[in-house]
Lysine riboswitch aptamer from Leuconostoc carnosum, 168 nucleotides, folded computationally.
């Protein structure tokens, strides 16, 4: 009398951190459906293009009158689990068949993203809500450089403690 590396444990970012669940509430919507009238040949099966199939002159669609939902999604509250929390990407199955998309559910990795927010564009959706992605702005936490203003990096990070070890 160390540091680094490695391992383990515990923490921080935000009061708009992340996710889940329950009830109520609003929306969905005067929409789906049912029924009557009119009408007179189309309509449905997530969307487009093909195919297939079902309904329909025992009356389709559209339009008008009456009646009239629900699911998903949502904001707040309460509770629970957490700090790659989680979300994308990838992939499998399903949605009549094929294809291109989209949606739901599951899986997965040393792929991308520190965090929320605002704007634009695109997608999702009933929705301008929400969610997702890309680009950009300011803010914010963390580490490094710097006298400072600032600049730069990424969560496989950062901080603390312990082990390694009073050992070299």
């Nucleotide at each position: 009398g160390a540091a680094a590396a490695u391992c383990a444990u515990a923490g921080a970012g935000g009061u708009u951190g992340c996710c889940g669940c329950a009830g109520a509430c609003a929306u969905a919507a005067g929409u789906c459906g049912c029924u009557c009238g009119c009408g007179g040949a189309g309509u449905g099966c997530u969307g487009g293009c093909a195919g297939g199939u079902a309904c329909u002159u025992u009356g389709a669609a559209a339009c008008g009158g009456g009646u009239a939902a629900a699911a998903g999604g949502g904001g707040a509250u309460a509770c629970g689990g957490c700090c790659g929390a989680a979300g994308c990407a990838c992939u499998a199955a399903c949605a009549c068949u094929g294809u291109c998309a989209u949606g739901u559910u599951g899986g997965u990795u040393a792929g991308c993203u520190g965090g929320g927010u605002c704007a634009u564009u695109a997608g999702u959706u009933a929705a301008u809500a929400u969610c997702u992605a890309a680009u950009g702005g300011a803010c914010u936490g963390u580490c490094g450089c710097g006298a400072a203003a600032g600049c730069g990096g990424a969560g496989u990070g950062c901080u603390a403690u312990g082990a390694c070890a009073g050992g070299a």